[in-house]
RNA sequence: GUUUAGAGUUUGAUCCUGGCUCAGGACGAACGCUGGCGGCAUGCCUAACACAUGCAAGUCGAACGGAUUUUUUAAAGGAAGUUCCUUCGGGAAUGGAAUUUAAAAAGUUAGUGGCGGACGGGUGAGUAACGCGUGGAUAACCUGCCCAUAGGUUGGGGACAACUCCGGGAAACCGGAGCUAAUACCGAAUAACAUUUAUUGAACGCAUGUUUAAUAAAUCAAAGAAGGCCUCUCGAAGAAGCUUUUGCCAAUGGAUGGAUCCGCGUCUGAUUAGCUAGUUGGUAAGGUAACGGCUUACCAAGGCGACGAUCAGUAGCCGGCCUGAGAGGGUGAACGGCCACACUGGGACUGAGACACGGCCCAGACUCCUACGGGAGGCAGCAGUGGGGAAUCUUCCGCAAUGGGCGAAAGCCUGACGGAGCAAUGCCGCGUGAAUGAAGAAGGCCUUCGGGUUGUAAAGUUCUGUUGAGAAGGAAGAAAGGUAUUAGAGCUAAUACCUCUAGUAUUUGACGGUACUUUUUGAGGAAGCCCCGGCUAACUACGUGCCAGCAGCCGCGGUAAUACGUAGGGGGCAAGCGUUGUCCGGAAUCACUGGGCGUAAAGCGCAUGUAGGCGGGAUAUUAAGUCAGGUGUGAAAACUAUGGGCUCAACCUGUAGAUUGCAUCUGAAACUGGUAUUCUUGAGUAUUGGAGAGGAAAGUGGAAUUCCUAGUGUAGCGGUGAAAUGCGUAGAUAUUAGGAGGAACACCAGUGGCGAAGGCGACUUUCUGGCCAAAAACUGACGCUGAGAUGCGAAAGCGUGGGGAGCAAACAGGAUUAGAUACCCUGGUAGUCCACGCCGUAAACGAUGGGUACUAGGUGUUGGGUGUCAAAGCUCAGUGCCGCAGUUAACACAAUAAGUACCUCGCCUGGGGAGUACGGUCGCAAGACUGAAACUCAAAGGAAUUGACGGGGACCCGCACAAGCGGUGGAGCAUGUGGUUUAAUUCGACGCAACGCGAAGAACCUUACCAAGGCUUGACAUCCCUUGACGAUCUAAGAGAUUAGAUUUUCUUUUCGGAGACAAGGAGACAGGUGGUGCACGGUUGUCGUCAGCUCGUGUCGUGAGAUGUUGGGUUAAGUCCCGCAACGAGCGCAACCCCUACAGUUAGUUGCCACCAUUAAGUUGGGCACUCUAGCAGGACUGCCGCGAACAACGCGGAGGAAGGUGGGGAUGACGUCAAAUCAUCAUGCCCCUUAUGAUCUGGGCUACACACGUGCUACAAUGGCUGGUACAACGGGCAGCGAAAGAGCGAUCUGGAGCGAAUCCUAAAAAGCCAGUCCCAGUUCGGAUUGUAGGCUGAAACUCGCCUACAUGAAGUUGGAGUUGCUAGUAAUCGCGGAUCAGAAUGCCGCGGUGAAUGCGUUCCCGGGUCUUGUACACACCGCCCGUCACACCAUGGAAGUUGGGGGCGCCCGGAGCCGAUGGUCCAACCGCAAGGAGGAAGUCGUCGAAGGUGAAAUCAAUGACUGGGGUGAAGUCGUAACAAGGUAGCCAAAC
Repeated sequence: GUUUAGAGUUUGAUCCUGGCUCAGGACGAACGCUGGCGGCAUGCCUAACACAUGCAAGUCGAACGGAUUUUUUAAAGGAAGUUCCUUCGGGAAUGGAAUUUAAAAAGUUAGUGGCGGACGGGUGAGUAACGCGUGGAUAACCUGCCCAUAGGUUGGGGACAACUCCGGGAAACCGGAGCUAAUACCGAAUAACAUUUAUUGAACGCAUGUUUAAUAAAUCAAAGAAGGCCUCUCGAAGAAGCUUUUGCCAAUGGAUGGAUCCGCGUCUGAUUAGCUAGUUGGUAAGGUAACGGCUUACCAAGGCGACGAUCAGUAGCCGGCCUGAGAGGGUGAACGGCCACACUGGGACUGAGACACGGCCCAGACUCCUACGGGAGGCAGCAGUGGGGAAUCUUCCGCAAUGGGCGAAAGCCUGACGGAGCAAUGCCGCGUGAAUGAAGAAGGCCUUCGGGUUGUAAAGUUCUGUUGAGAAGGAAGAAAGGUAUUAGAGCUAAUACCUCUAGUAUUUGACGGUACUUUUUGAGGAAGCCCCGGCUAACUACGUGCCAGCAGCCGCGGUAAUACGUAGGGGGCAAGCGUUGUCCGGAAUCACUGGGCGUAAAGCGCAUGUAGGCGGGAUAUUAAGUCAGGUGUGAAAACUAUGGGCUCAACCUGUAGAUUGCAUCUGAAACUGGUAUUCUUGAGUAUUGGAGAGGAAAGUGGAAUUCCUAGUGUAGCGGUGAAAUGCGUAGAUAUUAGGAGGAACACCAGUGGCGAAGGCGACUUUCUGGCCAAAAACUGACGCUGAGAUGCGAAAGCGUGGGGAGCAAACAGGAUUAGAUACCCUGGUAGUCCACGCCGUAAACGAUGGGUACUAGGUGUUGGGUGUCAAAGCUCAGUGCCGCAGUUAACACAAUAAGUACCUCGCCUGGGGAGUACGGUCGCAAGACUGAAACUCAAAGGAAUUGACGGGGACCCGCACAAGCGGUGGAGCAUGUGGUUUAAUUCGACGCAACGCGAAGAACCUUACCAAGGCUUGACAUCCCUUGACGAUCUAAGAGAUUAGAUUUUCUUUUCGGAGACAAGGAGACAGGUGGUGCACGGUUGUCGUCAGCUCGUGUCGUGAGAUGUUGGGUUAAGUCCCGCAACGAGCGCAACCCCUACAGUUAGUUGCCACCAUUAAGUUGGGCACUCUAGCAGGACUGCCGCGAACAACGCGGAGGAAGGUGGGGAUGACGUCAAAUCAUCAUGCCCCUUAUGAUCUGGGCUACACACGUGCUACAAUGGCUGGUACAACGGGCAGCGAAAGAGCGAUCUGGAGCGAAUCCUAAAAAGCCAGUCCCAGUUCGGAUUGUAGGCUGAAACUCGCCUACAUGAAGUUGGAGUUGCUAGUAAUCGCGGAUCAGAAUGCCGCGGUGAAUGCGUUCCCGGGUCUUGUACACACCGCCCGUCACACCAUGGAAGUUGGGGGCGCCCGGAGCCGAUGGUCCAACCGCAAGGAGGAAGUCGUCGAAGGUGAAAUCAAUGACUGGGGUGAAGUCGUAACAAGGUAGCCAAAC
């Protein structure tokens, strides 16, 4: 100085594990929509694919000979013109041009020659390498141009281009002859400080060695050019000389650049484990600038590799860039450093430097030219073209600047570079206006219709002028250098020349009339994109209706979508915004920093042990690790800090820091390591004891099963849920005796023992391993772990040979079953047993690797020791349980750790695919070990919680069962429903909890349905205008609604304007809807269930969901109460309070009552209020009292008293919630739909249909009865459009009548069963009454469809009801009648009332429902749950496969280009030597080694493809079963065989 953020998604909820996804940043990007300006950057990531055209490397005449241009001079030459003459043919003079020659000056340049084309520029194919990075080494090296030092530069020779001539060729170009110059080439001279050799020293170092001194010998150089002066010469030129500059040669040193070697670092794969013959080393030689197997010959047999060789795949490396808190991860565009490459492969030449991008040779592919003979070419330079691709620019300007090449210089060249152009490709900056402005305009959108919002936004008013447009001015980048000139200095004989310094003048700008400045103009020309369900900032309307579509994850959409599409509004960013792709982050999700492995993924089945890793106490030493300081390096740029410059910023730039590294020097010595010595506590040895199903072998034993023999004995045995197969009269089973054979060892026996694990169980003997204790003699760290490796390793299985009693895969039969290849039964073979050899796996488990140390206790047990009379206790080694701290996601673990630490090995990284495929190793086989990918899902999983469920458990309750009584199911009818029918049979209700339900009452009405008719502001509501009362009566048409007319009437109020009610007409707002949605809702209701439950506050426990309380022991009808308890309290429920009923009291007596007194036909009346009764008030019952039981609590049982006794009986009362339960048709209501109709009205019809099925009832089937007659006793109620008495009529329904009563007064009203008599006599009847006929009555406009009642007649089924099913526990069931609501009329239904009045209940095993606790769970839509596999269909990826095709690599052999090297002599040759011959040297030729490309052969390898085939995955409501989850209905699971 800097510095760490999370969220969504598994569940009903929770915690954890774990994956997936998102928010951030970045980009050489691309795509979609959009687009004003400027600055600075950037721009083929793909085909190292192919390239048209132009340009990208030349320059030097001060190296050289020519050629050539201009000018001048000189000489030759002599034209036109002019003049003169003329015989007119011409001649002469003048003139001096063209032309030629020579010289000079100034230029140009093909060739020779020099320097440069090895730099600059491009690309990243190859390369996993000393290629790169970093740090060293060269005592093993080279270095043109440049700098410094001290020297040299003498004197000769022979050629070849150019050029001329001839020839060939289409061209490219080539051949022959001849001439010529040089800084081209070649000898000679001279030379040491160079090199080599020899000898002798000195110094030094880092091994070979290096440096240096001396002596002797040998060897090797060179080139000139330009300027000036002077002497000679008549002069010019030229030569000698002098001088200046610049070259050249040899040498030393420097600088620069390069070369080589070494340490360390540098991707993935072991399903690549062995590789290597010049390979590793040596000797010698060659070669190189130089070391070296670099090359060759010979010798030796080495070298590399689990610290990963070899092989395969991928890749240029770095500074840096992106990201990240960092450590890391990714990346290697632009800029900079290094490397490699230049069409592909090979090769050398030249040179200081190359094996050379714009050089050469060869081979190959491709392209072009051609006269077919032969030639030419290489954009991965700058532009540009085609192609490929999602995708990447102008065939621009200039050398003005910077830099480079050449040159003495001017200068020339420079697609390096400087600039401009194109592209929003990126970064940065600016603008698209500012102020004011409420009538909160209009329009849009929404609306609860009030309003809200867009919104100060616009308009309007006042301004500004960035930018744009017009006009004017107008830079910096320029300074060197050149030229001219002035002054000075150096050099020199010199004032010349040349060089240097300072000044003056002059000259040079592609960009560009650009940046910038001034002025004029005028808000004028300049805003889009994405998003708005959560994550994630931002919401409404409409459309759509699991469609269309969206989606990064979760997920939206099936008629009210903030998630699709559009609009309004809002949010974000902004000349951009989104999407896609890639990288890092978040991800502690490979964990060095910084994770884990009992149950989530993860401990090898166990041991021995190699390498490796780690390692006890003491002393000394060392200095590898470690620490401190110094030095060098860590290029520049980048980064950070701080200054400066462009108006700011991006950008550019100064300074400092950082660059965490490497190397080296010095120091320290605690720790680790090394070395040396020592110690005993770790480890081991010896001694004395001890326990044991430890192992191996041999032998022995008894019980039992089976079989055999014999006896007794007779009809069954056996087996099961029940059976059958099977065995048995040829004698079984049973029983007795004897025998045979195999296997296993009851009791003892124990969370006891032993072993490393697997495992080990009768007894005896032999052999043998380990362990424990005691004491402390010996060794002296000898230890721990353990990759590879080796051994052991249940059961099943395999091989060979035995054995075989029982059991028992397979198999057979019998059952079970829809089926039953199973569970059950009867048999039964491998196998189980033994010996030898394989296999090598298990849920081989403590699901817990091994070792060491430390860290509260308590209580058992095994084996030792100590202790004691015996114990207790102490101690060591095991083996269990409980438990603290601590740990853990929790469960749990807890000295036998899952605690605290250290050492070491193994293993894990989402689920499925899959422990599969391929490859490899092992195995006789079965198979084992090792062990992927494509594809697919957003989860899979662990622990715990609350529920629900269980063909789990415990307890309890209920007319739940049982015990009873009566029904139903059979008949007829009533009624409701389904179905069917119909024009319509309106609609709703559907297990319990729909079906005598809505409906407490469909002939019309109701009515919602159907047919036909007519109405359209409407049958109904509000508002406005006009007119008028409204109304009533009558006539006509019509089915009626309605239509047409006539008559009559003239409202209330007033301030006289009008107002109100009503009616008619008119216009539009609107009315109206039993139309849809009860799955949009309110309200109401049903149900579990009158079941005893459901919760809260505070506290406590738990990370949490949650738990506790509310559980436990009792008790209760009850979560009722008591006791206990980390709970203490409270609420909604229970109970009680309320109503009816049962008792008595009191008050009050009319319409009630009548004991007493009168009276009557009669409580009728007087009287009375005692009684009954009525209806107000208060009382009474509380386990209060007694006994017993209980914990002496709650409470239970019994008793007393009492009208009533243990909530007295009945009712009302229905907790939190469940069922998307019911109802839009009671009502209310959102949204949608209809609006001359889905509204309203009218007539008629329908809801009442009828092969059938079901529910609920009524009446019966008769004698406990029917019928007839007589006779007794209720209660609740109702009544004025009413109940209706008496009396009368009628067989009766009923009618006439109209007293009384708005009711304790009158009426309804007769109660019925009962009782007393009579009759019937067991029959389809004197039972039963259906059905039908006739005649009537009542209600009502109206009884046809379609009412009720009466009388007479008719007289059906039915003789007690199958499987099944239902109600009821006492004033109950059963039975008997009475009343009421609805209602004109129409109950067998419903709601009430009283009369008579039972039976049974042992009890909780079972069925059903419910409650509490507990247990398991893979369920949570909650068992009507979840879920597995085959098969069928579709799609996807993948394995195998006879083969087929292609690629890269290696090996053997053949052929062998160019070329280097070597050999060769019979060819040829200017320089040097030589008189000559010839020699030295060279060239070409030939041959040889190596050698690219090519050919061929056999293998290996990687891909592609392949008829067919294997499994896998995913799919809508397919098929078959039901394997798993509960005891999942046979507990499940692991390994193996069939």

Small-subunit ribosomal RNA from an uncultured bacterium, 1538 nucleotides, folded computationally. The coordinates come from a structure-prediction model, not an experiment, and the mean pLDDT is 84. The RNAcentral record of the sequence draws on ENA and SILVA.